[in-house]
RNA sequence: GCCGCCGUAGCUCAGUUGGAAGAGCACAUGAUUUGUAAUCUUGAGGUCGGCGGUUCGAGUCCGCCCGGCGGCU
Numbered sequence: 001g002c003c004g005c006c007g008u009a010g011c012u013c014a015g016u017u018g019g020a021a022g023a024g025c026a027c028a029u030g031a032u033u034u035g036u037a038a039u040c041u042u043g044a045g046g047u048c049g050g051c052g053g054u055u056c057g058a059g060u061c062c063g064c065c066c067g068g069c070g071g072c073u
Base pairs, nucleotide, nucleotide: 001072002071003070004069005068006067007066010025011024012023013022019056027043028042030040031039049065050064051063052062053061
């Protein structure tokens, strides 16, 4: 230098053919308990790596860039 894959909540990851952003764990609240743990209830938490493009509409499609992993030279 070239090619491929990946980037979504604090962590691990879903997200179908473009049509309302989710789960588990963790965290907080409440219940239960003499108290803690466990269990149950409720809740908060996201510029979907960045900037543009296409579209009525983009996490999803296209381009460039950034970061990570792998391969080729």
Molecule: transfer RNA
Organism: Phycisphaerales bacterium